This is a predicted structure of a 348-nucleotide part of an RNA (small-subunit ribosomal RNA, central domain) from Mallotus nudiflorus.
The coordinates come from a structure-prediction model, not an experiment, and the mean pLDDT is 85.
Context: one part of a larger RNA
RNA sequence: UUGGGUGUAAAGGGUCUGUAGGUGGCUUUUUAAGUCUACCAUUAAAUCCCAGGGCUCAACCCUGGACAGGCGGUGGAAACUACCAAGCUACAGUAUGAUAAGGGUAGAGGGAAUUUUUGGUGGAGCAGUGAAAUGUGUAGAGAUCGGAAAGAACAUCAAUGGUGAAAGCACUAUACUGGGUCGACACUGACACUAAGAGACGAAAGCUAGGGGAGCGAAUGGGAUUAGAUACCCCAGUAGUCCUAGCUGUAAAUGAUGGAUACUAGGAUGUGCGUAUCGACCCGUGAAGUGUUGUAGCUAACCUGUUAAGUAUCCCGCCUGGGGAGUACGUUCGUAAGAAUGAAACUC
Numbered sequence: 001u002u003g004g005g006u007g008u009a010a011a012g013g014g015u016c017u018g019u020a021g022g023u024g025g026c027u028u029u030u031u032a033a034g035u036c037u038a039c040c041a042u043u044a045a046a047u048c049c050c051a052g053g054g055c056u057c058a059a060c061c062c063u064g065g066a067c068a069g070g071c072g073g074u075g076g077a078a079a080c081u082a083c084c085a086a087g088c089u090a091c092a093g094u095a096u097g098a099u100a101a102g103g104g105u106a107g108a109g110g111g112a113a114u115u116u117u118u119g120g121u122g123g124a125g126c127a128g129u130g131a132a133a134u135g136u137g138u139a140g141a142g143a144u145c146g147g148a149a150a151g152a153a154c155a156u157c158a159a160u161g162g163u164g165a166a167a168g169c170a171c172u173a174u175a176c177u178g179g180g181u182c183g184a185c186a187c188u189g190a191c192a193c194u195a196a197g198a199g200a201c202g203a204a205a206g207c208u209a210g211g212g213g214a215g216c217g218a219a220u221g222g223g224a225u226u227a228g229a230u231a232c233c234c235c236a237g238u239a240g241u242c243c244u245a246g247c248u249g250u251a252a253a254u255g256a257u258g259g260a261u262a263c264u265a266g267g268a269u270g271u272g273c274g275u276a277u278c279g280a281c282c283c284g285u286g287a288a289g290u291g292u293u294g295u296a297g298c299u300a301a302c303c304u305g306u307u308a309a310g311u312a313u314c315c316c317g318c319c320u321g322g323g324g325a326g327u328a329c330g331u332u333c334g335u336a337a338g339a340a341u342g343a344a345a346c347u348c
Stems, first nucleotide, its partner, number of pairs: 004319003007302002012316001014201004021194003025088004031082001033081002035077006042070002049065006092188003096183004103177004108172002110154001114150008125136002162169002206247006215241002220236004258315006266293002269291002297304001321348003330341004
């Protein structure tokens, strides 16, 4: 390089936007670059192939013929790709009317619980465990009834459910704001798909500065257990967890399944919306989303199966025996921690 792969064997980038590039709907016209075709010229000889001949055969040698493919030129064809011009509406988009939702941001408000504190009642334990002890309490704990403060999280509803590109998102109402779906009738008229580099977002932990600190709780201390116990269990408890402004850029970032388009049996069932009918329900119909089961097919099997891992097309990322190794070196980024890129010797 060709070929083969990428759910679980090596391999889908964490997610999205989008530049170059690649690919691209229907109809008609032009041109003839690609494409196809005929001829010409050239592609030294030798070699290869075919026919004949010569060394007794053969290898070898001699004579003649022929071809693939390439490049250039001339003439022609116009289906396909491309170009030119003009249209179309089935891709896509805009406007309009509805509609569902924990989609996002900001500032407000709320109650339960927990802890602390204050006052009353009360008077000996409480807490904890397999059992204990450390701890806490006559300086009045725990329990119980009032008052106050603080921070964090939002029971039930709740679901196999909703929504978002993913990460994620749930007390209540408000303001601003993004996207989806459906309907009828208009408008634009290929404006599309993918996407190297680039940019944006990106759980938790961690870092910087300033706040905050109820509960929980790495580290740490103590008590147990044990041969030991740097653990599991218990009592405390600092960073952190929370907020603001930045940084970091990684996860089993998983559906271990890249994106787009078209096509290919069904059944039962849950959710939301619109339309028609109706007093109301049942029932009926169409599109979108989300689960379950399953035919054909596919698969090494498991399984998957209109939300494909089926049948096809386009584009991107990635893989090529195990270890060494996601290491070394170099470079870029970062305050750092580290991240990204990423070998070889050697060995089996």

NCBI's taxonomy places the organism under Eukaryota, eudicotyledons, rosids, Acalypheae, Mallotus.